[in-house]
Molecule: transfer RNA
Organism: Candidatus Omnitrophota bacterium
């Protein structure tokens, strides 16, 4: 340098054809159960604001296009694989 493949919670890893983002596991956090840890069960569990109730922001940055984008465009970071 050219080509292709991918970047989503604290980790992996879904989201079909553009249509409630984060299913599902795992770890965690408080509660049941235990003498007690484990295991099980039940609820939580991205960031900022607020006493809450709820608001508001977030898919690797930046921009477009759309009534709506993780997904499609376009430009940069980054990681892997092939070629040379």
């Nucleotide at each position: 340098g050219c080509c292709g493949a991918g970047g989503u919670g604290g980790c992996g890893a879904a989201a079909c054809u553009g249509g409630c983002a984060g299913a599902c596991g795992c770890a965690c956090u408080a509660g049941a159960u235990u003498c007690a840890g484990g295991g099980u069960c039940u609820a939580g569990c991205g960031g900022g604001g607020g006493c809450a109730a709820c608001c508001u922001c977030g898919u690797a940055g930046g921009g477009g296009u759309u009534c709506a984008a993780a997904u499609c465009c376009c430009c940069u970071c980054c990681u892997c694989g092939g070629c040379a």